Background: The RNA shown here (c-di-AMP riboswitch aptamer (ydaO/yuaA leader)) has 168 nucleotides and comes from Brevibacillus sp. SYP-B805. Rfam family: c-di-AMP riboswitch aptamer (ydaO/yuaA leader). Rfam's curators write: This family represents a conserved RNA structure found upstream of the ydaO and yuaA genes in Bacillus subtilis and related genes in other bacteria. RNAcentral holds the sequence, with entries from Rfam. NCBI's taxonomy places the organism under Bacteria, Bacillati, Bacillota, Caryophanales, Brevibacillus. Of the family's consensus pairs, 96% are formed in the model.
RNA sequence: UAUCGAAUGAAGCCGAGUUCCGUAAAACGGAAGCGGGGGAACCACGUUUUGGAGGAUUGUUCGACAACCUGUGCGGGCAACCUCAGGGGUGAAUGGCUGUCUCGACGGCCUAGGGCACCUUUCGACCGAACCCAUCAGCUAACCUCGUAGGCUCAAGAAAGGGGCAGC
Numbered sequence: 001u002a003u004c005g006a007a008u009g010a011a012g013c014c015g016a017g018u019u020c021c022g023u024a025a026a027a028c029g030g031a032a033g034c035g036g037g038g039g040a041a042c043c044a045c046g047u048u049u050u051g052g053a054g055g056a057u058u059g060u061u062c063g064a065c066a067a068c069c070u071g072u073g074c075g076g077g078c079a080a081c082c083u084c085a086g087g088g089g090u091g092a093a094u095g096g097c098u099g100u101c102u103c104g105a106c107g108g109c110c111u112a113g114g115g116c117a118c119c120u121u122u123c124g125a126c127c128g129a130a131c132c133c134a135u136c137a138g139c140u141a142a143c144c145u146c147g148u149a150g151g152c153u154c155a156a157g158a159a160a161g162g163g164g165c166a167g168c
Base pairs, nucleotide, nucleotide: 009154011153012152013151014150018032019031020030021029022028033148034147035146036145037144038143043138052084053083054082055081057080058079059078060077061076062075063074065071086136087133088132089131090130095110096109097108098107099106100105113127114126116124118162119161120160121159122158123157
């Protein structure tokens, strides 16, 4: 000097996901801040039909049949619970083509969109998920209600211009 790896710092980044108090601390609770959902009029949508489907489940009720008395049985309705078409929500995470195949899943190539560390432009590489509601929700003042996680990095890829800071 270069490369690789690990660690840090009252260091930083993506993200709404932070601060304070009850407290010496935790659990738990509260407040502020930030973020989300539901919810009028007006407007928009609609004007027909359907009033979703399933379950080796549970409860209740009705009916038929059987029966000396006894139904762990059969069919239907209702409710609970669970799963899922349709629809909707958080999120950048939508949509297209295509392959394998047990038709559900897995894979490939693109793409709306997203971040790349002060800002913009160009180039470049990367992401383009996951989860939730449960038949239902357009917008929406008042009002009601919920969240305040998780993950990552070691100069944040490069160049140009601008801005800022520090030093002289």